Background:
The prediction has a mean pLDDT of 84. A computed fold for a 1459-nucleotide RNA from an uncultured bacterium, annotated as small-subunit ribosomal RNA.
RNA sequence: AUUGAACGCUGGCGGCAUGCCUUACACAUGCAAGUCGAACGGCAGCACGGGGGCAACCCUGGUGGCGAGUGGCGAACGGGUGAGUAAUACAUCGGAACGUGCCCUGAAGUGGGGGAUAACGUAGCGAAAGUUACGCUAAUACCGCAUAUUCUGUGAGCAGGAAAGCAGGGGAUCGCAAGACCUUGCGCUUUAGGAGCGGCCGAUGUCGGAUUAGCUAGUUGGUGAGGUAAAAGCUCACCAAGGCGACGAUCCGUAGCGGGUCUGAGAGGAUGAUCCGCCACACUGGGACUGAGACACGGCCCAGACUCCUACGGGAGGCAGCAGUGGGGAAUUUUGGACAAUGGGCGCAAGCCUGAUCCAGCCAUGCCGCGUGAGUGAAGAAGGCCUUCGGGUUGUAAAGCUCUUUCGGUUGGGAAGAAAUUGCUCCGGUUAAUACCCGGAGUAGAUGACGGUACCAGCAUAAGAAGCACCGGCUAACUACGUGCCAGCAGCCGCGGUAAUACGUAGGGUGCGAGCGUUAAUCGGAAUUACUGGGCGUAAAGCGUGCGCAGGCGGUUGUGUAAGUCAGAUGUGAAAUCCCCCGGGCUCAACCUGGGAACUGCAUUUGAGACUGCACGGCUAGAGUGUGGCAGAGGGGGCAGGAAUUCCCAGUGUAGCGGUGAAAUGCGUAGAGAUUGGGAAGAACAUCGGUGGCGAAAGCGUGCUACUGGGCUGUAUCUGACACUCAGGGACGAAAGCUAGGGGAAGCGAAAGGGAUUAGAUACCCCUGUAGUCCUAGCCGUAAACGAUGGAUACUAGGCGUGGCUUGUAUCGACCCGAGCCGUGCCGAAGCUAACGCGUUAAGUAUCCCGCCUGGGGAGUACGCACGCAAGUGUGAAACUCAAAGGAAUUGACGGGGGCCCGCACAAGCGGUGGAGUAUGUGGUUUAAUUCGAUGCAACGCGAAGAACCUUACCAAGACUUGACAUGUCGCGAACCCUGGUGAAAGCUGGGGGUGCCUUCGGGAGCGCGAACACAGGUGGUGCAUGGCUGUCGUCAGCUCGUGUCGUGAGAUGUUGGGUUAAGUCCCGCAACGAGCGCAACCCUUGUCAUUAGUUGCUACAUUCAGUUGGGCACUCUAAUGAGACUGCCGGUGACAAACCGGAGGAAGGUGGGGAUGACGUCAAGUCCUCAUGGCCCUUAUAGGUGGGGCUACACACGUCAUACAAUGGCUGGUACAGAGGGUUGCCAACCCGCGAGGGGGAGCUAAUCCCAUAAAACCAGUCGUAGUCCGGAUCGCAGUCUGCAACUCGACUGCGUGAAGUCGGAAUCGCUAGUAAUCGCGGAUCAGAAUGUCGCGGUGAAUACGUUCCCGGGUCUUGUACACACCGCCCGUCACACCAUGGGAGCGGGUUCUGCCAGAAGUAGUUAGCCUAACCGCAAGGAGGGCGAUUACCACGGCAGGGUUCGUGACUGGGGUG
Repeated sequence: AUUGAACGCUGGCGGCAUGCCUUACACAUGCAAGUCGAACGGCAGCACGGGGGCAACCCUGGUGGCGAGUGGCGAACGGGUGAGUAAUACAUCGGAACGUGCCCUGAAGUGGGGGAUAACGUAGCGAAAGUUACGCUAAUACCGCAUAUUCUGUGAGCAGGAAAGCAGGGGAUCGCAAGACCUUGCGCUUUAGGAGCGGCCGAUGUCGGAUUAGCUAGUUGGUGAGGUAAAAGCUCACCAAGGCGACGAUCCGUAGCGGGUCUGAGAGGAUGAUCCGCCACACUGGGACUGAGACACGGCCCAGACUCCUACGGGAGGCAGCAGUGGGGAAUUUUGGACAAUGGGCGCAAGCCUGAUCCAGCCAUGCCGCGUGAGUGAAGAAGGCCUUCGGGUUGUAAAGCUCUUUCGGUUGGGAAGAAAUUGCUCCGGUUAAUACCCGGAGUAGAUGACGGUACCAGCAUAAGAAGCACCGGCUAACUACGUGCCAGCAGCCGCGGUAAUACGUAGGGUGCGAGCGUUAAUCGGAAUUACUGGGCGUAAAGCGUGCGCAGGCGGUUGUGUAAGUCAGAUGUGAAAUCCCCCGGGCUCAACCUGGGAACUGCAUUUGAGACUGCACGGCUAGAGUGUGGCAGAGGGGGCAGGAAUUCCCAGUGUAGCGGUGAAAUGCGUAGAGAUUGGGAAGAACAUCGGUGGCGAAAGCGUGCUACUGGGCUGUAUCUGACACUCAGGGACGAAAGCUAGGGGAAGCGAAAGGGAUUAGAUACCCCUGUAGUCCUAGCCGUAAACGAUGGAUACUAGGCGUGGCUUGUAUCGACCCGAGCCGUGCCGAAGCUAACGCGUUAAGUAUCCCGCCUGGGGAGUACGCACGCAAGUGUGAAACUCAAAGGAAUUGACGGGGGCCCGCACAAGCGGUGGAGUAUGUGGUUUAAUUCGAUGCAACGCGAAGAACCUUACCAAGACUUGACAUGUCGCGAACCCUGGUGAAAGCUGGGGGUGCCUUCGGGAGCGCGAACACAGGUGGUGCAUGGCUGUCGUCAGCUCGUGUCGUGAGAUGUUGGGUUAAGUCCCGCAACGAGCGCAACCCUUGUCAUUAGUUGCUACAUUCAGUUGGGCACUCUAAUGAGACUGCCGGUGACAAACCGGAGGAAGGUGGGGAUGACGUCAAGUCCUCAUGGCCCUUAUAGGUGGGGCUACACACGUCAUACAAUGGCUGGUACAGAGGGUUGCCAACCCGCGAGGGGGAGCUAAUCCCAUAAAACCAGUCGUAGUCCGGAUCGCAGUCUGCAACUCGACUGCGUGAAGUCGGAAUCGCUAGUAAUCGCGGAUCAGAAUGUCGCGGUGAAUACGUUCCCGGGUCUUGUACACACCGCCCGUCACACCAUGGGAGCGGGUUCUGCCAGAAGUAGUUAGCCUAACCGCAAGGAGGGCGAUUACCACGGCAGGGUUCGUGACUGGGGUG
């Protein structure tokens, strides 16, 4: 784009068209083919007339007419359907051997006889359908005779063969009449042509399957006969053995064909409704009759199935005609009107018949047209929806005002389609005729189903008339709410898991509009079967390789020819349709209609002669041949060889050998292995050896020898296109495998055995070892048979190797160097390619031929067939299923890949954890609650720098509700203070005092109480809606950008490379040049010095118990400013670089030590319970307040600390030395009391001044003596202290007593590289009180680092990848379960087809001895002819048997797909 459509929602009118696509299923009822009295005998019914009769009524075919019958014509047309049919069909173009009613044009005739038979009558049978006997009768029914122009046959003499009348009119003649007769018209017979129609033959074209390859006996041809309208094996007899077929016979499946229709730019593809042409069919099968025509839709006979009637004896029927019914189905109309028109049949005609046809009815089924109003109208109304609350949108839309009236309604008018036939008049023709008849002109009257329809006019009123789909992208059109991977959507991609433009609804919008969507179907897009117009190295795709018939294609030149080709003409290509041009008719359009053009085709004919073909003749450049050389693992034989291995024999000789990562099995004291000598056997041929050679490929390797194939090169003898390719065919074809009671058998070695390894090890490793490997003969026929690249020819830059031959130069000769041809490699230009890559050995540019491909899986499977001994090979599907599968390249990530490098990463060390009891956190469990969060590293002494109440978020109880807190409104009152009751408190409920401040006098500010409402409030949910902050990789050295360049692109380059560094630090090189964030530096602290300044600090001098005082600021110290370190200097190494190594000097040396500082990003990492914040949720409660409880529980598990297990120690006594901090709600001295915690006391201190505050380890003495202890201190008892409203749950501390586990800790695991680990104490924050935690401070003060193989983590380059959520990835197969389709399957059932046999209805043909018989012949007997019956041949239905093929089904079974 389209449709004979259907379904859903909706629906105003008209015109035109279409309307069982399914069950060629079955059909009730009505109608669809009759007509003619001018063919006939007649008269059942109707009307009229006549006669008779008083009437009832009877008679009368006399007239109009006419049932039934005889006869004629029609019924073979028209109408329906598409079952069958792949050619007995159709389309196009031709042909010869035919028929033809009615019609047209000619020719000739139409004479004279005969016998019957329906109807009818009478009598029967039968339920009916129907039928029998006897009798009567007519014809345009039937039969002879005569005639015969033509006709048929022929022996050319001849023979044979027709007919029918009817109607109208009439002058003369005849007749009683009928009528004869004549004439006109219509008929009839014979015949010649014509037109139209039909039959037959040929050529070309017309679907799929080769998993259908052979088919055919009347088959192919001939002769003769028969037969037909006609050619012909159409049929028969005989003869011959042909005929068709890879250019697809036969078989199977499917199908009416064409004009056309739909689509498409076209070429094509799909289709065959309506209309037109042809064919076939008419319940199924068979058959003939009649006829001009049928093997006959509304005819006959037979068989069969079905339905109906029946008196059970028999009968009837055929809607695929029009309506209609049932059924089937998603689905397709009225049991209508009329013959008025067009057409058909009959008829002289009038006319009759006509479900053909014309009309109407039903259906939005399609196409076309019209309408549902038009103008104005901003307060941008109300309402709806959204909102950032300002507004926006619906929206000039509505309302309102002003107009119009199509369609519909109503009232009235009102067509065309209908002029012929017919009557009358006139003219002409015919005729004897002024009849009849025919033709023409004029005139008259009649005829309409549709239909009172089209159309026209009047009237009234905006009045009666809009929906459907969509709005994530494709694709025009967006928001809100609801829902929460649910419900649902979906054409593809895909939406939905609490902020859905994708679901549902609403508002809004978009598209189309009396329709709109959906479904189905066809073509297009699809160059996605590629003729136009594709491909095959790696995406699907080159046969494993030669040979070669058919086929295809073919060098150069000449002549001829004209098959192809090209051009002209002629015929045809039906009409309709489509398109174009010019027109016409409906108001337009759809629709209808006239003319032209066109119909790309086929045939005939005329010409052209290039090209192809064909025929003939030349040529030599292709190809072959001769001849001279050359190389070679080319092939199959024969002969020969040495090294090695194994075995056997003998000698020497002794304990191991062998094997592995390490071992063991194995061999060996019966003498192995080793070694020496001799012998045997088989297989394979080291070095040379080479991207060297040869061969078609597979493949070929010791030497010699004869046989043999091919190639290259030189020459140019000969032939003269002999060439190329190749379906089918045939040949060769690695390895493995198979056959032979084959041979051989050294080594190796599937299977098998044993030993190891391992969780296992049907493996890898080891020891043995059978088939096999080898030979002979024969099969197999496949490989990643690969260059994943078919063969041939020509053309298109080079460079560098290598093998063979020839040649130039040169030479005595051989090299070197150069040229030509043939092979074999590497790199590359143009070009090609998706890229990778290919590139004179093409994957470039072209031609020819063959093979092959068309999404992945199913599957190279199943079935069938062929081959094979088997294994199997070749050919080779479908159902079903998925939306991908695949190629090349890119960036990452990853690797039990590689290179380089780093880190307390390992190693080397020191000390721990893991074992004990305690502390603390977590899990789990428990509980009314044990609030919440954090969960590998990167949660677990974490948030928490401190839970008795508070904190507190949790639980139970008892209370409050504009609220504990903020803003606004109103009222009252100053605020505020004092004091009761009740209660656990919160809360509830009372009493008393008190009258302030500012003022423009109106009032105002602040505070309190009360009221109602907006609101407050939430540690409620979502860290996966967020901001901010933080952790981690990681203080790792990385992460990027601009411009340029390269690439189709993703991207690359820079950033890689060579060095170097802690470092993408720096240097060099480079299609890159620069830049940014990171690194480093700048900052703080510490280490040295200098300067400045000395109080509370220090103090050399003096003085004192005492830096106490005087003096001083040199020193220490304090705290401010500076200096210093930069690979600067020297030597070496390195590339003359960067840099590294060593050294000097220096307090410090190569970033001096430490800190702060954390790139782009990753982990949807953590946090809504710090804070902020969107959406959601609660609102007498999820808010706020109170007392109490809980966060402190305890079979258990884990993490992190502290303390220990002791003698490097514990205890007792004595004696030293810090740093950094804190202090007024505070630190608290001296002194007194207490064993002590502490109490009393009160000086000093807002701090370099006073206090906390004695530092401890250390050191010096003493004691303990290896013991569960003078170790260890848990636990428990008693008595106390302190803080605090309050120490019961649940604080810390003190004294006395008690004295548990624990004797250095399994697997595993942590920290640390120097003032570090280890060890020792001190201080702060939080805090009323409550540290073994945490943050700081100093004291004492080590060991070790060979080194980078390994473990972990990281950086960089490179490589592979089927990963990209990125290896915690991806993914294979079995098994289990569910579902689906399918193969096999003992079989079972059906369809179809073939062969053989039986059978044989009706019918036709032949035969006929039985029976019957009007016309003709015969005087007759009888005959001719005919009929019935019988029989033969053919044959439908049916039956039996056996094959082929196909479909369904089947216990069980095989694999496959999906989940």
Rfam family: Bacterial small subunit ribosomal RNA. Gene Ontology terms of the family: ribosome and structural constituent of ribosome. The sequence is in RNAcentral, with records from ENA and Greengenes.